[in-house]
RNA sequence: UCACUGAAAUGGCAUACUUAUUGAAAGGUAAGGGCGCAAAACUACAGACCUAACGGGAUACCUAAGGUGGCUGGGUUACCAAA
Numbered sequence: 001u002c003a004c005u006g007a008a009a010u011g012g013c014a015u016a017c018u019u020a021u022u023g024a025a026a027g028g029u030a031a032g033g034g035c036g037c038a039a040a041a042c043u044a045c046a047g048a049c050c051u052a053a054c055g056g057g058a059u060a061c062c063u064a065a066g067g068u069g070g071c072u073g074g075g076u077u078a079c080c081a082a083a
Base pairs, nucleotide, nucleotide: 005081006080012037013036017032018031019030020029021028022027035070041076042075043074045073046072047071048068049067050066055062056061
């Protein structure tokens, strides 16, 4: 120095919920909030899950060009420094 790992320290992000706004919805955004997180930083490539506007269907329902990165994996990047 690099990799694995994660005691300590500096910090970081921000679940649920509330308010406003946006969206057909799932959800997103902003402020408050703090359950938690060593990648809870970025990325929708794969799987899984959510919604179903449009479309299909007599109905039940089916369907992603929508969404979830704080569902899992993959990819990219990164602070600190004990054993």
Model confidence (mean pLDDT): 89 of 100.
c-di-GMP-I riboswitch aptamer from Salirhabdus euzebyi, 83 nucleotides, folded computationally.
The organism belongs to Salirhabdus, within Bacteria.
The model forms 95% of the base pairs in the Rfam consensus.